[in-house]
Source information:
Transfer RNA from an Armatimonadota bacterium, 75 nucleotides, folded computationally.
RNA sequence: GGGCGCUUAGUUCAGUAGUAGAACACCUCGUUGACACCGAGGAGGUCAUAGGUGCGAUCCCUAUAGCGCCCACCA
Numbered sequence: 001g002g003g004c005g006c007u008u009a010g011u012u013c014a015g016u017a018g019u020a021g022a023a024c025a026c027c028u029c030g031u032u033g034a035c036a037c038c039g040a041g042g043a044g045g046u047c048a049u050a051g052g053u054g055c056g057a058u059c060c061c062u063a064u065a066g067c068g069c070c071c072a073c074c075a
Stems, first nucleotide, its partner, number of pairs: 001071007010024004018055001026042005048064005
C1' cells in the first nucleotide's frame, strides 16, 4: 500500500429497515443469626463518528477512526 471482517448496556453477545434485547455484573426487596445461593422487581444505550438514500436507518451506501486477519512491498 491492497483486500476482508468487527465496533450495540459496565462485560460477553443477539437483533439485517418500523421507536433495542438476553446472560453475567450493579441496586432494592424477600429468604438467613449473617453471608452466599435462590426468588421477585428495578436502573443502566445519542447502536464508534460524520454525511447520504428511504415516509422511516442499529440495519443499506460513502468517508473517517479504532481493533483483528490475509496478501504485497521494504529491511

Its Rfam family is "tRNA". Rfam classes the family as a transfer RNA.
The prediction has a mean pLDDT of 83.
NCBI's taxonomy places the organism under Bacteria, Bacillati, Armatimonadota.